[in-house]
Context: one part of a larger RNA
RNA sequence: UGUUUGAUUGGUUGAGAGGAAGUUUCGGACAGUACGAAAGGAACCCCGAAACGGAGCCUAUGGUGUAGCAGUUGUCCUAAAGGGCAUGCUGCGUAGCUACGCUCUAUGGGAUAAGGGCUGAAAGCAUCUAAGCCUGAAACCUUCCUUAAAAAGAACCAAUUUUGGCGCCUUUAUAAGACAGGUUUGAUAGAGUAGCGGUGUAAGCACUGAGGAAACGAAGUGUUCAGCCGACUACUACUAAGAGCCUUUUAGA
Numbered sequence: 001u002g003u004u005u006g007a008u009u010g011g012u013u014g015a016g017a018g019g020a021a022g023u024u025u026c027g028g029a030c031a032g033u034a035c036g037a038a039a040g041g042a043a044c045c046c047c048g049a050a051a052c053g054g055a056g057c058c059u060a061u062g063g064u065g066u067a068g069c070a071g072u073u074g075u076c077c078u079a080a081a082g083g084g085c086a087u088g089c090u091g092c093g094u095a096g097c098u099a100c101g102c103u104c105u106a107u108g109g110g111a112u113a114a115g116g117g118c119u120g121a122a123a124g125c126a127u128c129u130a131a132g133c134c135u136g137a138a139a140c141c142u143u144c145c146u147u148a149a150a151a152a153g154a155a156c157c158a159a160u161u162u163u164g165g166c167g168c169c170u171u172u173a174u175a176a177g178a179c180a181g182g183u184u185u186g187a188u189a190g191a192g193u194a195g196c197g198g199u200g201u202a203a204g205c206a207c208u209g210a211g212g213a214a215a216c217g218a219a220g221u222g223u224u225c226a227g228c229c230g231a232c233u234a235c236u237a238c239u240a241a242g243a244g245c246c247u248u249u250u251a252g253a
Stems, first nucleotide, its partner, number of pairs: 006161007016147004022052007035040001053105005061099004068092005073086005108142003115135004164246003167183004188240003192235004196230004204223005211216001
């Protein structure tokens, strides 16, 4: 772009496409059973586990964590306080992303191959085959998962009947477009508050403090489970989405 009832919204069908989504092994039990003189010695059904592969996830474990907090080195900003620079170094570490971690990963049916058979003539017998019929594999077609109305024979159903889109605020999405959510009849993002979590007890003040004539003084204790911080959760319209622009003729009037 086309297809359709003019437009919008929601839901189906499934021609077709893709997949290996599973593969293998072991253990228990069957059972010291069937079988066999003995020696020896199975199997089906059932229960469970593991390895590899596949899909998903982050509660816990581990990793990362240039978010954050704390300690500390050199130097600079004027001493303190608070900071800059060197991811400075070090210890922890939320979210997110992850594996070394966690969860899931049946079976049944159909038509067959080799094979095994039934009935059965040619050939009065026999013969699985010539006619006909049954059975039979991890392979094939399905069952299962993903996708799929551009399947041109271009499918179907329902609702609405004037809106739809851009724009704007955004993330579960993301290279750009796109996707998805919201747009005041509003919790979409920020801010704020609370929860939960990280770090580990801030500054100031008071006291103690090896010494020292004094000034001063590393450090310790209390105030303080403090202070600082969060990508998480909830609440709350305080801030930003309120404006603006484009488009709509099928029916009916």
Large-subunit ribosomal RNA, domain VI from a Candidatus Nanohalarchaeota archaeon, 253 nucleotides, folded computationally. The prediction has a mean pLDDT of 82. The RNAcentral record of the full RNA draws on SILVA.